[in-house]
Context: one part of a larger RNA
RNA sequence: GGAGGCUUAAGGAACUCGGCAAACAAACUACCCGUAACUUCGGGAGAUGGGUUGCCAUUUUUAGUUUACUAAAAGUGGUCGCAGCGAAAGUGUGCUAACCGACUGUUUAUCAAAAACACAGGUCCAUGCAAAAUCGAAAGAUAAGGUAUAUGGGCUGACGCCUGCCCAGUGCCGGUAAGUUAAAGGGAGGGGUGAUUAAGUUUUACUUAUUUGCUCUGAACAGAAGCUCCGGUAAACGGCAGCAGUAACUAUAACUGUUCUACGGUAGCGAAGUUCCUUGUCGGGUAAGUUCCGACGUGCACGAAAGGCGUAACGAGUUAGCAACUGUCUCGAGCCUCUACUCG
Repeated sequence: GGAGGCUUAAGGAACUCGGCAAACAAACUACCCGUAACUUCGGGAGAUGGGUUGCCAUUUUUAGUUUACUAAAAGUGGUCGCAGCGAAAGUGUGCUAACCGACUGUUUAUCAAAAACACAGGUCCAUGCAAAAUCGAAAGAUAAGGUAUAUGGGCUGACGCCUGCCCAGUGCCGGUAAGUUAAAGGGAGGGGUGAUUAAGUUUUACUUAUUUGCUCUGAACAGAAGCUCCGGUAAACGGCAGCAGUAACUAUAACUGUUCUACGGUAGCGAAGUUCCUUGUCGGGUAAGUUCCGACGUGCACGAAAGGCGUAACGAGUUAGCAACUGUCUCGAGCCUCUACUCG
C1' cells in the first nucleotide's frame, strides 16, 4: 500500500457526477392508541406519529376443572436500576414532488434488469375446413382429433377521456367497356431444294412457268392475367404549407388578399427523456439553484393505436427536495484481522 472490521471531540453532506459507502431507525407475526392527501373505494397503511413492557403482593372476570389448581384478560398497590424485546442473535429509515412504464412477471449465462420484452385489454387483416399459415421436391405433418366466442398474422398495450383532416403518391381490395399484351393458333407472302411437264435462250447447262414433295422464314387476324383505366381503403405505408396587408397610442391580428396542395396539424400537451439559439422569460424553493417544480409559447424539429393526454396502486427504474442520521467531508486519529514486504 491492498482487503475486511471497530471507535472517534465539535460540526453534520460543507464530500461527491450523485448521500456512493456507512450510519440512523427497526420486537423471531409483541401489545395499546392513532393515522393525511389522493383513490379504480380494494387501497394508500406497518402511512406518518404517540405510548406500554422487569420484579413482588393483591382484586375482578372468563374458560378448563370443581378442595386445590391451570390458562387468559382487565385492574390496584408496592419496589429496583441509567436502562425491563435489559445480553447475543434476529428484526422496515421516513416523507414531499416530478418523469417513464399500469400492475405480478421476462431479459443481454460471464460489464446493461431498464423507460427495453411480455401482459390482460383494444383494433385491423387472413381463414368455411381437404381452412388460412408453417415445415417438407413428395408422401405427409403441425394447425387440430380444433371449426369464426376458432386458428394464424400485423400494430397498440390496465383503466379513464379520446383517437381530427388527407386516397394525390405507394400498397391492398373490388370492378373491367376500351387501350396495351405472351405462348400456342393462324399462314398472306418470301427463300432453299428434290422430282415432274412445258417454253425460251447464249443448249454437257441456265432462266421462267406448271404439277407435286421436303424444308427455312413469316405479315394480317385472333389471343389470358397483368398494366393503363374506374371505384374503395389510413388502428394500411404514409402526409398534415407559404407570402403579404388590416382594429380609435403602441403591439397584436378575429378579418382580407394571393400562391401552391391530396389535405394543410383538430383535441390535448409543450424549453419536454423531444428546445438549437438557451443558464429562454416569469414565479417557487436556497444566503446563493446551468439541475428541480409551476407557468408562458416564439413547438430549430410534440400530436392523436410507430397512439394523444391524464391516472390510484406498483418499481433493486430516473430526477429534485426535506427530516433523521452519520468519518462522505472539515481532518485526521487510534485499534483488530488477513495480505503485501523481509527472513526462514
Large-subunit ribosomal RNA, domain IV from a Candidatus Microgenomatia bacterium, 344 nucleotides, folded computationally. Taxonomically the source falls in Candidatus Microgenomatia (nom. nud.) (Bacteria, Bacteria candidate phyla, Candidatus Microgenomatota).